[in-house]
Context: one part of a larger RNA
RNA sequence: GAUGAACGCUAGCUACAGGCUUAACACAUGCAAGUCGAGGGGCAGCAUGUUGGUUGCUUGCAACCGAUGAUGGCGACCGGCGCACGGGUGAGUAACGCGUAUCCAACUUGGCUUAUACUUAGGGAUAACCCGUUGAAAGACGGCCUAAUACCUAAUGGUUUAUAAUGGUUGCAUGACUGUUAUAAUAAAGAUUUAUCGGUAUAAGAUAGGGAUGCGUCUGAUUAGUUAGUUGGUGAGGUAACGGCUCACCAAGGCAUCGAUCAGUAGGGGUUCUGAGAGGAAGGUCCCCCACAUUGGAACUGAGACACGGUCCAAACUCCUACGGGAGGCAGCAGUGAGGAAUAUUGGUCAAUGGACGUAAGUCUGAACCAGCCAAGUAGCGUGCAGGAUGACGGCCCUAUGGGUUGUAAACUGCUUUUAUGUGAGAAUAAAGUUAACUACGUGUAGUUAUUUGCAUGUAUCACAUGAAUAAGGACCGGCUAAUUCCGUGCCAGCAGCCGCGGUAAUACGGAAGGUCCAGGCGUUAUCC
Numbered sequence: 001g002a003u004g005a006a007c008g009c010u011a012g013c014u015a016c017a018g019g020c021u022u023a024a025c026a027c028a029u030g031c032a033a034g035u036c037g038a039g040g041g042g043c044a045g046c047a048u049g050u051u052g053g054u055u056g057c058u059u060g061c062a063a064c065c066g067a068u069g070a071u072g073g074c075g076a077c078c079g080g081c082g083c084a085c086g087g088g089u090g091a092g093u094a095a096c097g098c099g100u101a102u103c104c105a106a107c108u109u110g111g112c113u114u115a116u117a118c119u120u121a122g123g124g125a126u127a128a129c130c131c132g133u134u135g136a137a138a139g140a141c142g143g144c145c146u147a148a149u150a151c152c153u154a155a156u157g158g159u160u161u162a163u164a165a166u167g168g169u170u171g172c173a174u175g176a177c178u179g180u181u182a183u184a185a186u187a188a189a190g191a192u193u194u195a196u197c198g199g200u201a202u203a204a205g206a207u208a209g210g211g212a213u214g215c216g217u218c219u220g221a222u223u224a225g226u227u228a229g230u231u232g233g234u235g236a237g238g239u240a241a242c243g244g245c246u247c248a249c250c251a252a253g254g255c256a257u258c259g260a261u262c263a264g265u266a267g268g269g270g271u272u273c274u275g276a277g278a279g280g281a282a283g284g285u286c287c288c289c290c291a292c293a294u295u296g297g298a299a300c301u302g303a304g305a306c307a308c309g310g311u312c313c314a315a316a317c318u319c320c321u322a323c324g325g326g327a328g329g330c331a332g333c334a335g336u337g338a339g340g341a342a343u344a345u346u347g348g349u350c351a352a353u354g355g356a357c358g359u360a361a362g363u364c365u366g367a368a369c370c371a372g373c374c375a376a377g378u379a380g381c382g383u384g385c386a387g388g389a390u391g392a393c394g395g396c397c398c399u400a401u402g403g404g405u406u407g408u409a410a411a412c413u414g415c416u417u418u419u420a421u422g423u424g425a426g427a428a429u430a431a432a433g434u435u436a437a438c439u440a441c442g443u444g445u446a447g448u449u450a451u452u453u454g455c456a457u458g459u460a461u462c463a464c465a466u467g468a469a470u471a472a473g474g475a476c477c478g479g480c481u482a483a484u485u486c487c488g489u490g491c492c493a494g495c496a497g498c499c500g501c502g503g504u505a506a507u508a509c510g511g512a513a514g515g516u517c518c519a520g521g522c523g524u525u526a527u528c529c
Stems, first nucleotide, its partner, number of pairs: 001528003005525005012381005018374002020339001025337003029334003034081003039078002042074002046072003049068009088292003097217008107209002112205008120154004130143005160185011190197002218264003225255003230252008267289004271282004294315005317328004345371001347370003353367001354365004384415004394406005420466006433452001435450007473518005478499003484513005494501002
């Protein structure tokens, strides 16, 4: 000098940033991922319409009961997209994990963009609903009916794929690119109402990922040998793809004192702290990458996962149970217990930014933006300013009828009002957009007009009024080290970072007065340079 700090004393305000470093310990409760009716069958609930009946009676209105998916819409269901993002944590990992550089002629890529072509003909089911069985529950099973952008079959089809034959161009190699011929295989879905949104195939782009390699990446030799799918080859399987990735056979290799193996520790980087630098130390907040989601294992779906709020199995733990069997996973946001020197609210809003879905309106969003708590940090402001000497009183000290000091300090006089309190103003800014109409160009943009949207918030800010009014402490004073006297104590009580002080004149202990340093903080402790 620094800190995600803690502790002691003290504490007026504002802004910005920060806040479980310990038990990757266990978790009550609420919320954190839904959305689309412009894909579908439907109608549980709400509202509307139509219609039948009853009652009241102001004889055409109201109330009630029933029927009707006819309309708005919509719980549950089928279907699509999303749930692989966003958010958390750092347990594991000394590794192509990360950083940097290069390569893939060995690869994939939903949504998005561009281009071309197409969107034909059929079929059988199934959920919901209904009827049953069974179970304490979670749930399970059977029967009947039905739809689709769900599923299946067929047709057509290329610059698609596979095989065979045959040319051209080209590369560092395996090879790559581009033609021709033959055979075989593979598509599609509609909706709403007239213009949009979709669907399928192929080629390319963009984005995102996967893989390979060089170099760098902590400590220990009181760890010296290690390795059998181990190292390489042939063939096969597998993968989006290369590869002992897996398998069969063959060979006997591979790594290592330039530190293999083993053990310990640890997420890595941008960066941060310190230092003149070289270095040393750290990796909290923010950004990038990685890994994990109670522990261990596995795959399914999908463009993408071996998936935090999905599935299955095993284990530990907790809970429910009718003892037969079931349910759960906060290292999401709050919050609780425990641990600890120690770390916050079971808050508000989707207004903005961003994300998912949707033609859109919109819905969802503990992402995000705000507010709350905490001197835990940084910065700013204030606690008044000017005058005022009989140098007052009081305190303390001395060589004591007197001086010194506290000290212009106070009183007193004048002024100011940041801040504070009160009253009022303030719909400021953060806003671009949405919706509707019109216009221009010419098919989705721009402009005009109108309309509507603010959590924070009656907040920030401003004006006025009142009145110095509401606001200073902490440590130290022997040397290092800025700042000294008196009293008390008497090797006691005590101090102390080091040297050391204290045994009767202690500038070192305790108190007082005075002084020094820093100041809304000051000291102590811990750690790093």
This is a predicted structure of a 529-nucleotide part of an RNA (small-subunit ribosomal RNA, 5' domain) from an uncultured bacterium. The full RNA is in RNAcentral, with records from ENA and SILVA. Its mean pLDDT, the model's own confidence on a scale to 100, is 82.